[in-house]
Context: one part of a larger RNA
RNA sequence: AAUGAACGUUGGCGGCGUGGAUUAGGCAUGCAAGUCGAACGCUUCCCAUGUAGCAAUACAUGGGAAGAGUGGCGAAAGGGAGAGUAAUCCAUGGUUAGCUACCCUCGGGUCUGGGAUAGCGGCGGGAAACUGCCGGUAAUACCAGAUGACAUCUUCGGAUCAAAGGUGUGAUUCCGCCCGAGGAGGCGACCGUGUCCUAUCAGCUUGUUGGCGGGGUAACGGCCCACCAAGGCUAAGACGGGUAUGGGGCGUGAGAGCGUGCCCCCACUCACUGGGACUGAGACACUGCCCAGACACCUACGGGUGGCUGCAGUCGAGAAUCUUCGGCAAUGGGCGCAAGCCUGACCGAGCGACGCCGCGUGCGGGAUGAAGGCCUUCGGGUUGUAAACCGCUGUCGUAGGGGAGGAAGCAACCGUGAAGAACGGAAGUUGACCGAUCCUAGGAGGAAGGGCCGGCUAAUCUCGUGCCAGCAGCCGCGGUAAUACGAGAGGCCCAAACGUUAUUC
Numbered sequence: 001a002a003u004g005a006a007c008g009u010u011g012g013c014g015g016c017g018u019g020g021a022u023u024a025g026g027c028a029u030g031c032a033a034g035u036c037g038a039a040c041g042c043u044u045c046c047c048a049u050g051u052a053g054c055a056a057u058a059c060a061u062g063g064g065a066a067g068a069g070u071g072g073c074g075a076a077a078g079g080g081a082g083a084g085u086a087a088u089c090c091a092u093g094g095u096u097a098g099c100u101a102c103c104c105u106c107g108g109g110u111c112u113g114g115g116a117u118a119g120c121g122g123c124g125g126g127a128a129a130c131u132g133c134c135g136g137u138a139a140u141a142c143c144a145g146a147u148g149a150c151a152u153c154u155u156c157g158g159a160u161c162a163a164a165g166g167u168g169u170g171a172u173u174c175c176g177c178c179c180g181a182g183g184a185g186g187c188g189a190c191c192g193u194g195u196c197c198u199a200u201c202a203g204c205u206u207g208u209u210g211g212c213g214g215g216g217u218a219a220c221g222g223c224c225c226a227c228c229a230a231g232g233c234u235a236a237g238a239c240g241g242g243u244a245u246g247g248g249g250c251g252u253g254a255g256a257g258c259g260u261g262c263c264c265c266c267a268c269u270c271a272c273u274g275g276g277a278c279u280g281a282g283a284c285a286c287u288g289c290c291c292a293g294a295c296a297c298c299u300a301c302g303g304g305u306g307g308c309u310g311c312a313g314u315c316g317a318g319a320a321u322c323u324u325c326g327g328c329a330a331u332g333g334g335c336g337c338a339a340g341c342c343u344g345a346c347c348g349a350g351c352g353a354c355g356c357c358g359c360g361u362g363c364g365g366g367a368u369g370a371a372g373g374c375c376u377u378c379g380g381g382u383u384g385u386a387a388a389c390c391g392c393u394g395u396c397g398u399a400g401g402g403g404a405g406g407a408a409g410c411a412a413c414c415g416u417g418a419a420g421a422a423c424g425g426a427a428g429u430u431g432a433c434c435g436a437u438c439c440u441a442g443g444a445g446g447a448a449g450g451g452c453c454g455g456c457u458a459a460u461c462u463c464g465u466g467c468c469a470g471c472a473g474c475c476g477c478g479g480u481a482a483u484a485c486g487a488g489a490g491g492c493c494c495a496a497a498c499g500u501u502a503u504u505c
Stems, first nucleotide, its partner, number of pairs: 001504003005501005012359006018352002025315003029312003034073003039070002042067011080270003090194007098187003103183008111145004120135006151160003165175002196242003203233003208230004213225003245267004249260004272293005295306004323349001325348003331345001332343004362392004372383004396446001398441005405434002409429002413425004449494005454475003460489005470477002
């Protein structure tokens, strides 16, 4: 000098940050991923119109709301944690045998058919979770055929592969769909170099090292397999053991270096423990699935359910670390033509002097140098302009009021336009929270402590105690005059803090 600190005493306000470092221990409760009716069929309710009827009502059509289901996209992002990992990581520089949904650019295409299935109806099983049989229905769900090239394979003859529609418009035109090429961004794989301690770890290795042929993958490869050869690594530290996410950075320092990896950013890894695959452009998938295990819960004992290392919150352990808050107004994300919906990401507020910074706790006058305290050589000195007293101000706080800005957007409607595309204008409308700044009221009123005073080291006297009680970072103080213990007075240093402890340089 520094800290994600803790402890003791004290504590007025604000801004910006920051806050589970220990048990990757266990978790009650709520929320944290949905959305689309302009892909599809249906159920319930409401409104309007028409038909039948005296009417209740029934049916049909149109519109609206809600519900579950099929389907699409998303759910692999965002958020958390650092257990494992010493190299399958990371950092940096290179390489390519590869993939890439959504987005952008370009070239083509979007034809003809089919059979199912959930929902639904009927009949069941089960305490529940859930589930069986029969009937029947739609699609941008599924399947077949056609057409196919600048695509793929090729023995260069040829062979193979696609699609879906929607929208009060008859859509090349709006939103989509299919094939191909390129881009952007993302990811996979490989290589060089760098990357802690230990030799009281010296030898390690059999898919091991290489080859041939295959399998597998998006892709190279012992990645896997059969066969063949006997190789490969190592004192420039193999193998083993210990410890540990890595980096940008951060602390310190003149630098070299040393220490460190909290917040923020990038990468990696993990998601109760272990294993596995499915779906998908992407996962071997935190709030998906299956199996096993431990733990916990429900049960009608047959069987089921769960996973906070998301945000809050709780118990435990600990020196120690917060609210079961508000809002989608902004930024960003998902879905949607849009309106919009969702978003514990995020933006805000709350708590903690945990840190840094700023402000205040008054200002001017005031000597009879008051009283009181302390000291005294008894003359006095000191506390001390300090107080009282007089005059003034109104920061901050308190109470009340106004309020720029954080707002960009969205948008009825109008114009141009063939258009519901696009462009221009526009009534109206959007702030959870913060709030600069201004006005009013009142009154010095509400706001100072902590450590130290032997030397190092700024600051001393008196009393008490008597190697006791105690102090102490080092040297050392205390055994009858202690500037070192305890108290008082005075002083010194910092100040909403001051000290102590721990740790790093």